[in-house]
RNA sequence: GGAGUCGGCCGGACAGUCGCUGCCGAACCCGCAGGGUUCGGGGGAGGAAAGUCCGGGCUCCGCAGGGCAGGAUGCCAGGUAACCCCUGGGCGGCGCGAGCCGACGGAAAGUGCAGCAGAGAGUAGACCGCCCAAGCAGCGCAUGGCGCUGCCGGCAAGGGUGAAAGGGUGCGGUAAGAGCGCACCGCACGCCUGGCAACAGGUCGUGGCAAGGUAAACCCCAUCCGGAGCAAGACCGAAUAGGAACCCGAUGGUGUGGCCCGCACCGGGUUCGGGUAGGUUGCUUGAGGCAUUCGGUGACGAAUGUCCCAGAGGAAUGACUGUCCUCGACAGAACCCGGCUUACAGGCCGACUCCCUCC
Numbered sequence: 001g002g003a004g005u006c007g008g009c010c011g012g013a014c015a016g017u018c019g020c021u022g023c024c025g026a027a028c029c030c031g032c033a034g035g036g037u038u039c040g041g042g043g044g045a046g047g048a049a050a051g052u053c054c055g056g057g058c059u060c061c062g063c064a065g066g067g068c069a070g071g072a073u074g075c076c077a078g079g080u081a082a083c084c085c086c087u088g089g090g091c092g093g094c095g096c097g098a099g100c101c102g103a104c105g106g107a108a109a110g111u112g113c114a115g116c117a118g119a120g121a122g123u124a125g126a127c128c129g130c131c132c133a134a135g136c137a138g139c140g141c142a143u144g145g146c147g148c149u150g151c152c153g154g155c156a157a158g159g160g161u162g163a164a165a166g167g168g169u170g171c172g173g174u175a176a177g178a179g180c181g182c183a184c185c186g187c188a189c190g191c192c193u194g195g196c197a198a199c200a201g202g203u204c205g206u207g208g209c210a211a212g213g214u215a216a217a218c219c220c221c222a223u224c225c226g227g228a229g230c231a232a233g234a235c236c237g238a239a240u241a242g243g244a245a246c247c248c249g250a251u252g253g254u255g256u257g258g259c260c261c262g263c264a265c266c267g268g269g270u271u272c273g274g275g276u277a278g279g280u281u282g283c284u285u286g287a288g289g290c291a292u293u294c295g296g297u298g299a300c301g302a303a304u305g306u307c308c309c310a311g312a313g314g315a316a317u318g319a320c321u322g323u324c325c326u327c328g329a330c331a332g333a334a335c336c337c338g339g340c341u342u343a344c345a346g347g348c349c350g351a352c353u354c355c356c357u358c359c
Stems, first nucleotide, its partner, number of pairs: 001355010012324007020044002023041008046330001050341002053339005058229004070225005075089005090104001091102004105220002110218002112214002127159002129155003135151007167185006186209001187207004191202004233281004243272006252266005288307008325328001
């Protein structure tokens, strides 16, 4: 100088003016448990406020103890309120490397599935090929035998198919072959060593080696999970209509009818409870931020000090002016918090790797 890897941070800056919003203080006013106006003070979107995908707090229903069903998770250890999160480690894969990626339990409990090709896809199999040792038949040599060919058969070494064909290399062995035997490598089980463990190692022992693939197929094993959500929920509560209780009234009124009897229907007031509109609350002090020290490889935890940092309810967070720069991306809180994922112009800092050159 070039090419990269990982982690952290920022997300136009400054000043002035005018607004909006909720809080605090003061003064004044009104119809005064409240409300309004003015003035002053300080606060006012994000790293993702997003997707609503996980986990929790909180609230109500309920009492969730057990079983069934269903769902989620799935190497080990730790962190955490909890987690499908994070940290560290193991194993496998990729990269020269810094590093990155992985639903990474069980296929020797059962069931299922595997297109095409291929002889055969699982209690494996024989198309080409190899072999005629034994048995049978034929021919030849010239005969208790040998050779050739075929049948019945044997084999799984080589070829071929496929994503995948029942360990690999070599020697022996054989008619030809084959863990058939042996050596080495691999594998399984056991033992020992290291490690909390996953797992790793062994000059160790046993076994010729079986158990193919697939579980984001059913399934098995282990662990976890009650449901609904701030439009949750709590309080206050009109008008109108309807409900309940009590009281009052004329022996009533209306209809039918010429009239009576008869029949049918009907009022006013007080109190109470439910509940609608509306209002208040839940609402932001919290698993909180910052700094220092200590413990830990780390995620994180502890102690001390310090700070208060949006809380609306048709929904505020804006506009203008000036100066400057690298001319500004994705995007807007709605109960709260921890994560994950996705979007993002540009910039800053730190640690590390590889290549080239110079001293």

Predicted 3D model of a 359-nucleotide RNA (Bacterial RNase P class A) from Kushneria sinocarnis. Of the family's consensus pairs, 95% are formed in the model. Rfam family: Bacterial RNase P class A. About the family: Ribonuclease P (RNase P) is a ubiquitous endoribonuclease, found in archaea, bacteria and eukarya as well as chloroplasts and mitochondria. Its best characterised activity is the generation of mature 5'-ends of tRNAs by cleaving the 5'-leader elements of precursor-tRNAs. Cellular RNase Ps are ribonucleoproteins. RNA from bacterial RNase Ps retains its catalytic activity in the absence of the protein subunit, i.e. it is a ribozyme. The coordinates come from a structure-prediction model, not an experiment, and the mean pLDDT is 77. NCBI's taxonomy places the organism under Bacteria, Pseudomonadati, Pseudomonadota, Halomonadaceae, Kushneria.